Source information
The RNA shown here (transfer RNA) has 71 nucleotides and comes from a mouse gut metagenome. Rfam family: tRNA. Rfam's curators write: Transfer RNA (tRNA) molecules are approximately 80 nucleotides in length. It is annotated as a transfer RNA.

RNA sequence: GGGAUAUGGCUCAGUUGGUAGAGCGUCACGUUCGCAACGUGAAGGCCGUGGGUUCGAAUCCCGCUAUCUCC
Numbered sequence: 001g002g003g004a005u006a007u008g009g010c011u012c013a014g015u016u017g018g019u020a021g022a023g024c025g026u027c028a029c030g031u032u033c034g035c036a037a038c039g040u041g042a043a044g045g046c047c048g049u050g051g052g053u054u055c056g057a058a059u060c061c062c063g064c065u066a067u068c069u070c071c
Stems, first nucleotide, its partner, number of pairs: 001070006009024004018055001026042005048064005
């Protein structure tokens, strides 16, 4: 110097811009003598960070930071 990645506690999704989901985990309730398993529900993120474009940005553009990788 080139490339990739950065989204709930963890692992990831998010089709061409229309205000974010899943699995696991956590909590509550049900079931059980109890535990596990199972079922139902809930909490939890405004998308690494700072700007720009736009009526509207996780998504487009620019800078920066971190991690991985190539030379």